[in-house]
Molecule: SAM riboswitch aptamer (S box leader)
Organism: Flavobacteriales bacterium
RNA sequence: CACUUAUCCAGAAAGACGGAGGGAAUAGGCCCUUAGAUGUCUUGGCAACCCGGUAAAGCAGGGUGCCAAUUCCUACUUCGAAACAAUUCGAAGGGAGAUAAGAA
Repeated sequence: CACUUAUCCAGAAAGACGGAGGGAAUAGGCCCUUAGAUGUCUUGGCAACCCGGUAAAGCAGGGUGCCAAUUCCUACUUCGAAACAAUUCGAAGGGAGAUAAGAA
């Protein structure tokens, strides 16, 4: 990297370093950001996938994960509605992605 299963409209920030773009990739939109973002580290917190404990657990010891915006939104298919149309809105599914636990 590819495969399987489950989940993804809830929840949870301070400090230090650093100094320009960032929000996975492509495109569009929208947003964050020198009043210092993204990132790294520390501390704190959220949560409950796996392990262990427990009579059992919503408890939380261990392994992960996560802490702007629904996975920020859309992209493909089908159905429905509005509109002369471009297009827009809603529902279901799919695709891509993330995390966990497996398997090879």